[in-house]
Molecule: RNase P RNA; transfer RNA
Organism: Thermodesulfobacteriota bacterium
RNA sequence: AGGGUAGGGCAGAUGACCGCUGCCCUGCUAUUGCAGGGGGGAGGAAAGUCCGGGCUCCACAGGACAGGGUGCUGGGUAACGCCCAGUCCCGGAAACGGGAAGGAAAGUGCCACAGAAAGGAAACCGCCCGGUCUGGUACGUUGUAUCCGACGGGGUAAGGGUGAAAGGGUGAGGUAAGAGCUCACCAGUCCUGCCGGUGACGGCAGGAGCUAGGUAAACCCCACCUGGAGCAAGACCAAAUAGAGGGACGCAGAGGGUUGUCCGCCCGAGUCCCCGGGUAGGUCGCUUGACCUCGAUGGUAACAUCGAGGCUAGAUGAAUGGUCAUCGUCCCUUAUGCAGGUGACUGCUUAGGGAAACAGGACCCGGCUUAUGACCUGCUCUGACA
RNA sequence: GGGCGAUUAGCUCAGUUGGAUAGAGCGCUGGUCUCCGGAACCAGAGGCCGUGGGUUCAAGUCCCACAUCGCCUACCA
Numbered sequence: 001a002g003g004g005u006a007g008g009g010c011a012g013a014u015g016a017c018c019g020c021u022g023c024c025c026u027g028c029u030a031u032u033g034c035a036g037g038g039g040g041g042a043g044g045a046a047a048g049u050c051c052g053g054g055c056u057c058c059a060c061a062g063g064a065c066a067g068g069g070u071g072c073u074g075g076g077u078a079a080c081g082c083c084c085a086g087u088c089c090c091g092g093a094a095a096c097g098g099g100a101a102g103g104a105a106a107g108u109g110c111c112a113c114a115g116a117a118a119g120g121a122a123a124c125c126g127c128c129c130g131g132u133c134u135g136g137u138a139c140g141u142u143g144u145a146u147c148c149g150a151c152g153g154g155g156u157a158a159g160g161g162u163g164a165a166a167g168g169g170u171g172a173g174g175u176a177a178g179a180g181c182u183c184a185c186c187a188g189u190c191c192u193g194c195c196g197g198u199g200a201c202g203g204c205a206g207g208a209g210c211u212a213g214g215u216a217a218a219c220c221c222c223a224c225c226u227g228g229a230g231c232a233a234g235a236c237c238a239a240a241u242a243g244a245g246g247g248a249c250g251c252a253g254a255g256g257g258u259u260g261u262c263c264g265c266c267c268g269a270g271u272c273c274c275c276g277g278g279u280a281g282g283u284c285g286c287u288u289g290a291c292c293u294c295g296a297u298g299g300u301a302a303c304a305u306c307g308a309g310g311c312u313a314g315a316u317g318a319a320u321g322g323u324c325a326u327c328g329u330c331c332c333u334u335a336u337g338c339a340g341g342u343g344a345c346u347g348c349u350u351a352g353g354g355a356a357a358c359a360g361g362a363c364c365c366g367g368c369u370u371a372u373g374a375c376c377u378g379c380u381c382u383g384a385c386a
Numbered sequence: 387g388g389g390c391g392a393u394u395a396g397c398u399c400a401g402u403u404g405g406a407u408a409g410a411g412c413g414c415u416g417g418u419c420u421c422c423g424g425a426a427c428c429a430g431a432g433g434c435c436g437u438g439g440g441u442u443c444a445a446g447u448c449c450c451a452c453a454u455c456g457c458c459u460a461c462c463a
Stems, first nucleotide, its partner, number of pairs: 001382008010373001012327007020041002023038006043358001047369002050367005055230004062263004067226005072086005087101001088099004102221002107219002109215003124160002126156004131151003135148002137145003168186006187211001189208008234284004243275001245274005255267003277462003291310008329355004334351002337348004387459007396412004405443001414430005436452005
């Protein structure tokens, strides 16, 4: 200097002018309003609504099954599918990153095409051993056979071929030919024991059968979690009106109690559908909260505890913007000067021009994911020079 | 704000337990027929299966993330 990789905070600042918005105060009008003043007014993602919780109502919500979710270990947390630390596996040359990572020796299913055979399998070619032949060939012939061929029977998983995948690998023995059939070494699985670790797991020793295919983001099994709906929840006030309308089922209990089935409990004389009608205003919920900042202590860390200080939108078609100046950051251009270097060039200074993203609360929090600008720092690799 | 659903040819839709050439109707193009056109008949073209990852030997199909579009949702009697 150039890549790579991990992390951090920031989201321009100040002033002037013109605007927006709701709150408080004052004045004038005054049921509404107007004017002046004061002090406030978006985010790191406010977003997607993908998870988890608070809060509210349904019977403070019960049982069983079904359904849904999660899935290495330990910890954190209100909780989580999140975070931290570790284990194992994978990627990378390294820094570092990723992993829906329980079970396929419980069971069932699937594995297209190709291939003989797709899972305690299978004989297409090949290899080997018998048999038959009115076959060929050899031996001088009827005959015989150590050869070859055809047909049919059996053995064989070494070799070929198919496939994503063919039931350990190498060597030796063994055999008619072969084969974990046997043995040695290696890889892997399971069991037992010891050691380390809270644990996932790791290390060592011995043994077994010699080997068990893949797929659970297929059904399923195992362990754990899980009631439903959502602030348009819900409570109150105000306003308004047309139901003698049509249909279904009902006190031998319909129906309802916010996913399904059964049980239990509660309410229970009405309920549901169609057609038609009316009002769509206000208050509360509504922001003091698992809150923010700083410090100390404990912990590897996530985080927890304690102390001090702070209050930071609450507006419902819904506000938070614009212009100018100065400064700061970055980029470009040529020019000026200085410094370093043989040089390419680099750094600083001055002048001119330009740029600054993604995006916006709507009950509130903790996460994840996605969008996005410039800056700073650590680590690693490569090259050059000393 | 909250809750759901869909995306496959120009348009409307199939393709449902993964199997590899992705189909149908309408439309489009060319031909036959006709004086010409329509209809009819014959033939053909047209697809990154919304986008990007993952699981698997293999993905339109299974899983995750994103994008776009659409629907429902107040109270009273």